RNA sequence: AGAGUUUGAUCCUGGCUCAGAUUGAACGCUGGCGGCAUGCCUAACACAUGCAAGUCGAACGGAAACGAUGGGAGCUUGCUCCCAGGCGUCGAGUGGCGGACGGGUGAGUAAUACUUAGGAAUCUACCCAGUAGCGGGGGACAACUCGAGGAAACUCGAGCUAAUACCGCAUACGCCCUACGGGGGAAAGCAGGGGAUCUUCGGACCUUGCACUAUUGGAUGAGCCUAAGUCGGAUUAGCUUGUUGGUGAGGUAAAGGCUCACCAAGGCGACGAUCCGUAGCUGGUCUGAGAGGACGAUCAGCCACACUGGGACUGAGACACGGCCCAGACUCCUACGGGAGGCAGCAGUGGGGAAUAUUGGACAAUGGGGGCAACCCUGAUCCAGCAAUGCCGCGUGUGUGAAGAAGGCCUGCGGGUUGUAAAGCACUUUCAGUAGAGAAGAAAAGCCUACGGUUAAUACCCGUGAGUCUUGACGUUACCUACAGAAGAAGCUCCGGCUAACUCCGUGCCAGCAGCCGCGGUAAUACGGAGGGAGCGAGCGUUAAUCGGAAUUACUGGGCGUAAAGCGCGCGUAGGCGGCUUUGUAAGUCGGAUGUGAAAGCCCUGGGCUCAACCUGGGAAUGGCAUUCGAUACUGCAGAGCUAGAGUAUGGUAGAGGGAAGUGGAAUUUCCGGUGUAGCGGUGAAAUGCGUAGAUAUCGGAAGGAACACCAGUGGCGAAGGCGACUUCCUGGGCCAAUACUGACGCUGAGGUGCGAAAGCGUGGGGAGCAAACAGGAUUAGAUACCCUGGUAGUCCACGCCGUAAACGAUGAGCGCUCGAUGUGCGGGGUACGACCCCUCGCGUGUCACAGCUAACGCAUUAAGUGCUCCGCCUGGGGAUUACGGUCGCAAGACUAAAACUCAAAGGAAUUGACGGGGGCCCGCACAAGCGGUGGAGUAUGUGGUUUAAUUCGACGCAACGCGCAGAACCUUACCUGGACUUGACAUCCCCUGACAACCCCAGAGAUGGGGCGUUCCCCGCAAGGGGACAGGGUGACAGGUGCUGCAUGGCUGUCGUCAGCUCGUGUCGUGAGAUGUUGGGUUAAGUCCCGCAACGAGCGCAACCCCUAUCCUUAGUUGCCAUCGGGAACUUGUUUCGCCGGGCACUCUAGGGAGACUGCCGGUGAUAAGCCGGAGGAAGGUGGGGACGACGUCAAGUCCUCAUGGCCUUUAUGUCCAGGGCUACACACGUACUACAAUGGCGCCUACAAUGAGCAGCGAUCCCGCGAGGGCAAGCGAAUCUCAAAAAAGGCGUCUCAGUUCGGAUUGCAGUCUGCAACUCGACUGCAUGAAGGUGGAAUCGCUAGUAAUCGCGCAACAGCAUGGCGCGGUGAAUACGUUCCCGGGCCUUGUACACACCGCCCGUCACACCAUGGGAGUUGAUAUUGGCAGAAGACGUUGGGCCAACCCGGUAGUGCAAAUUACCGGGAGGCAGGCGUCCAAGCCGCUGUCGAUGACUGGGGUGAAGUCGUAACAAGGUAACC
Repeated sequence: AGAGUUUGAUCCUGGCUCAGAUUGAACGCUGGCGGCAUGCCUAACACAUGCAAGUCGAACGGAAACGAUGGGAGCUUGCUCCCAGGCGUCGAGUGGCGGACGGGUGAGUAAUACUUAGGAAUCUACCCAGUAGCGGGGGACAACUCGAGGAAACUCGAGCUAAUACCGCAUACGCCCUACGGGGGAAAGCAGGGGAUCUUCGGACCUUGCACUAUUGGAUGAGCCUAAGUCGGAUUAGCUUGUUGGUGAGGUAAAGGCUCACCAAGGCGACGAUCCGUAGCUGGUCUGAGAGGACGAUCAGCCACACUGGGACUGAGACACGGCCCAGACUCCUACGGGAGGCAGCAGUGGGGAAUAUUGGACAAUGGGGGCAACCCUGAUCCAGCAAUGCCGCGUGUGUGAAGAAGGCCUGCGGGUUGUAAAGCACUUUCAGUAGAGAAGAAAAGCCUACGGUUAAUACCCGUGAGUCUUGACGUUACCUACAGAAGAAGCUCCGGCUAACUCCGUGCCAGCAGCCGCGGUAAUACGGAGGGAGCGAGCGUUAAUCGGAAUUACUGGGCGUAAAGCGCGCGUAGGCGGCUUUGUAAGUCGGAUGUGAAAGCCCUGGGCUCAACCUGGGAAUGGCAUUCGAUACUGCAGAGCUAGAGUAUGGUAGAGGGAAGUGGAAUUUCCGGUGUAGCGGUGAAAUGCGUAGAUAUCGGAAGGAACACCAGUGGCGAAGGCGACUUCCUGGGCCAAUACUGACGCUGAGGUGCGAAAGCGUGGGGAGCAAACAGGAUUAGAUACCCUGGUAGUCCACGCCGUAAACGAUGAGCGCUCGAUGUGCGGGGUACGACCCCUCGCGUGUCACAGCUAACGCAUUAAGUGCUCCGCCUGGGGAUUACGGUCGCAAGACUAAAACUCAAAGGAAUUGACGGGGGCCCGCACAAGCGGUGGAGUAUGUGGUUUAAUUCGACGCAACGCGCAGAACCUUACCUGGACUUGACAUCCCCUGACAACCCCAGAGAUGGGGCGUUCCCCGCAAGGGGACAGGGUGACAGGUGCUGCAUGGCUGUCGUCAGCUCGUGUCGUGAGAUGUUGGGUUAAGUCCCGCAACGAGCGCAACCCCUAUCCUUAGUUGCCAUCGGGAACUUGUUUCGCCGGGCACUCUAGGGAGACUGCCGGUGAUAAGCCGGAGGAAGGUGGGGACGACGUCAAGUCCUCAUGGCCUUUAUGUCCAGGGCUACACACGUACUACAAUGGCGCCUACAAUGAGCAGCGAUCCCGCGAGGGCAAGCGAAUCUCAAAAAAGGCGUCUCAGUUCGGAUUGCAGUCUGCAACUCGACUGCAUGAAGGUGGAAUCGCUAGUAAUCGCGCAACAGCAUGGCGCGGUGAAUACGUUCCCGGGCCUUGUACACACCGCCCGUCACACCAUGGGAGUUGAUAUUGGCAGAAGACGUUGGGCCAACCCGGUAGUGCAAAUUACCGGGAGGCAGGCGUCCAAGCCGCUGUCGAUGACUGGGGUGAAGUCGUAACAAGGUAACC
């Protein structure tokens, strides 16, 4: 740091997905050790049991228990009981301090919270420092005793008693209140020690320490206030009555509507109030380059809570987790009367859940509470246990070891790989194990002692030092040593791409995989297994979650013409932004200093555990906030000025700008009248319709409505929508020129408000034409359409709504800047008055084009360039221009606007193709012009179908169908039936034996079996023997397969197409796919050639080179030929015939070599080119004719049954052999042919003229026989010699005379011939007889352009035989082509495209079926909130006749006393208690509403779903252009 995925490919947009890091995790597989951390994220669900907050006897009365001591009693002689608070101590109680800390949890809380920075009107036990004190009295209540009630919890009555408990009095430096005169208010002792003095012998007293009181200051902690910051929703827009403020009072520790009375009517809110949802906040944690994003476990700070709700008490502190009261729910006990309880402390249990530990040890350390202290308490804490939950470290050995062992796997069978891996050999011993040794965590306190302090004091106490005595849960500690032995210790995931790592087998769209793309339908590197490999490693994968990648919410750092995205257009509020100069200020801004920003964490740097994780010291950092000092460029604010922005005035000017009133002509229609007669109208063609009741046409007149031809123009005006006859009136804006004036007055614009095509709505008019709906006629498979005839709303006017359009330049507004060229509208200036023309300045409106921009297309001074300001909008496709809610509307509907669910794409631009019922150019027997056919008949042949035991298999539009088959009676043959064989009919290897064969007989359908006869190979070698070929027998490896897959293949072939195309190198252009070249202008049969050209060249194709043929020359003449010369033979005796002979090679011919034709020559034309047209010459003229030759590729075209071949299948059978049958079937359909239908003919007779070929298991002459097929004998010929062999049509003569015939020959009968082992199924031919259909063939369709079609025969291959087929050969020998509109196919250019499997494409909607989520819905139900009532526990406050009460006060009576005073009793007061009442108020109850959820018969649309139905809407001019 990127990658995969939209496409045939490309670039872009855009989503989805992956690689990384992380976690309080969970699950799967696996698991050796240690260190350090961490461990209910869910039910703030319910909790059994134990523990978690006590302590102080140095506050007190005391003594229940235990112990010691002493005494006593009993005896069992070491036990029991009793006595003694005298001792150690101490239950319960009074009292003090502490239970407000520590520990837990995150329910609530969006601000009474938290964070940061400030503030003033406060309190603060214990602690520190200072000041001043600590005097003198009193009355009670627990405990206890007695009595009573109760199941219990517990309670009640009477009596006794202490205090550091309680209450007065005194004192009051400071303190508090105050009207400044004054007034008010404290305390407690305990312990240690003790010289003098006193003593009732207890002490007083003094002193020390602790405690106590008042007060000041500090420290610490807490309360309060202010500012800023702190999640989402506007489909929550208004909220608020103690509400906002004031005055006064109350209340509090304290400011304050905190509370109350009165007064005022405020306060908050678009900078988001209120409401709803969610949430503890922070330091920090995770991620990230950062900015950010997500989170808030452990640790730390703050807050809140303690079963739920309410409340106060005590106290320095609480409205109190292990306190109290009340209400509620729940649980437990109960004698039913009543009581008890609160694990969100530590363990633990149940439950929930994917999921989270021990009912452990210790107070040794650190800390806390109490205490003078010892000490006690402490589930805080320190440790241990459990868990791979995480991080870190270590180990599971090391070296050597090639016969590259065995085994596994693969294999091309050679080998490769696992693999130095193992074994073997030599070593080591970490960790675990056993044994031994063994730190540190411990400092103290206590005791003793020295010195110092205090003091009157050598006591006590405190401090420092020495000594002494102890204190460890962890702990079998860490660490160290010894011993033994490689010994006890490796797995998990992955291996198609992304992404490191490949093969075999199994499976066969099955089973399965999958994060995305996607794998699997018989050769799966993607499923499962195996071998091998890759990665990590005591872990590895998966799932979940966060950040990243994602610049995919863009502050850093995105966009809006066509991809998602500019409001339809103005005006304008708030807001944002704003020209030049200058002065001041210093809010923003910049700099310095100070404070703060807790610690921990992160980072840097030291140190400690062997290292690391971890721990620890120091530093840095902590973007911030606050205070203060300074700077003043810019922004702001305030003041003063300026004129360039903006505006006003004056003068001109163009215009379908707007509104109102009036006027006009053309046309359509209707009506009236005239002329006139049979049609009109309409269409692709028709029909409906109109018309003899007189239409259409035409003339005249009238009526009425609507729209304004020409002018008219990418001309004008307007903000947009939009505006088009003429005249008048009213009115808005623009532009130009020159001056003057104002002096920033400006730009944009959320909300708001106005305008706003067409259609539509309401009311009232109007209505000619046009025309939704509707009707009819056509078209059509249908036609609710397109076409036609009619036709109503509507279109028009007035007024009022609607508020939307592809309202588009798909381009918001404003202002600057940035090369040019050329039109056009308006205005102005200059040249010479005007006109024309030219130059020029503004404003508009177009085209082209540079830079620049853009994904490209394109934009380009009218920007999509470059900048600034402001607004609007976008964030994958579908769902969805939707639902719900709200606002608006008469309605239609508009605006605002989701989610569930679903897909991996949807999309933009451009490229190459393909396609088009797009265009242009061109070609082809493509059409046309012709000739002849097919389709009708019969037959032949192939195919389909059907049949069959089998009718073997393949080929299926052209490009299957007289095709594979150049030839099925057996064979062929692959098929069927039946009969046989199993190393096999055939190949190789091994062993044994030996020739093999042929022939004969028997059984059998044959294969085969049995028997007989018969035989003794070749080579080497003297021989023995060996080797080879062949045959027989045997064994196993193997053979064999026309079995499957042509969609695993090779090879071969067809086809487009003998069409003119298909490509490459370099260069250039383009981000790229690609383009260019190859396009263009001509030309050609041709990408043939020429010219031009960012192309220049080249290759495969074309052409030529090759073969045949047409002319000539030359060479050579046998089997060819014979003109000339000579000879011979024959008989028809001739100007005869025969190449027969000599001879010759002249000619024909044969087959070798050459010549010739090249647009070479002439004329015309064309650009002077290429070429074309005409001509000459020539046997041949413009590739002369024909053939061979088939580019890149297409069709998964054809062939596994020619051959070859991978894989699969078969192996006494799917192989092999044999006999018979079948491939030859036959209601039918199709293709290809033959023969015909006749007179251009048939038949008979006669007479000519070819070429290609073939021949020894062959062709077979002549002759003879047969009507004939043919037969017999047999010459010649391995062939320019002989034979097949007769060519036929043609020609001549004759006959038939238009008929189912003297046409036609099918079919059938009989008789034969030939081939063959054999013609029944199932051959060909012959003769005689028979004599079918058929009279030129519907729709449709085929071939052919010259030696061609047509027609005529001949030959050959295969073959025993079988030809109407195939392949060749020659004979006779035409017609027509105007032309390219149309059909088919093809080529080039161009255009559109939503196609790329490429139009046999793609694709839309209804319906039917299945599933899913969702809206509505009579309702039903739950939660929650507000509000109005009722009610009112506990508590607080207020009040209260009566009741009760020790302390303080007063009075009376009595006692004591001289008095003061005091005691007892009685009464009263103050004050208090209980009760009552009132106010406030929780739960609860009733009612009206709001919000949210669940559910609901039925219902609406939506989505998804290999092969359902109906149509064909869209994409090409998509067949009616599409769309809003």

Notes
A computed fold for a 1524-nucleotide RNA from an uncultured bacterium, annotated as small-subunit ribosomal RNA. The RNAcentral record of the sequence draws on ENA. Its mean pLDDT, the model's own confidence on a scale to 100, is 84. Rfam family: Bacterial small subunit ribosomal RNA.